[in-house]
RNA sequence: GCCGAUGUAGCUCAAUGGCAGAGCCGAGGUUUUGUAACCCUCAGACGGCAGUUCAAUUCUGCCCAUCGGCU
Numbered sequence: 001g002c003c004g005a006u007g008u009a010g011c012u013c014a015a016u017g018g019c020a021g022a023g024c025c026g027a028g029g030u031u032u033u034g035u036a037a038c039c040c041u042c043a044g045a046c047g048g049c050a051g052u053u054c055a056a057u058u059c060u061g062c063c064c065a066u067c068g069g070c071u
């Protein structure tokens, strides 16, 4: 330099055009003589900028970051 893949919550991952979810972690509560566990509730995210569309996490372009391959 060229090609490809990935980017969603603090972490690991879903969601193939129509309300952004789960587990763990965190906060509060219930229970217990107390602690842990169980149970209930809550908080927390679509890498960035444009485009297409009535509607974009999803499709397209460019950029950024990471990983892999070729040279």
Base pairs, nucleotide, nucleotide: 001070002069003068004067005066006065007064010024011023012022013021018054026042027041028040029039047063048062049061050060051059
This is a predicted structure of a 71-nucleotide RNA (transfer RNA) from Candidatus Amesbacteria bacterium RIFOXYB1_FULL_44_23. It matches the Rfam family "tRNA". Rfam classes the family as a transfer RNA. Its family is annotated with triplet codon-amino acid adaptor activity in the Gene Ontology. RNAcentral holds the sequence, with entries from ENA. Its mean pLDDT, the model's own confidence on a scale to 100, is 83. RNAcentral records the identical sequence in 2 taxa.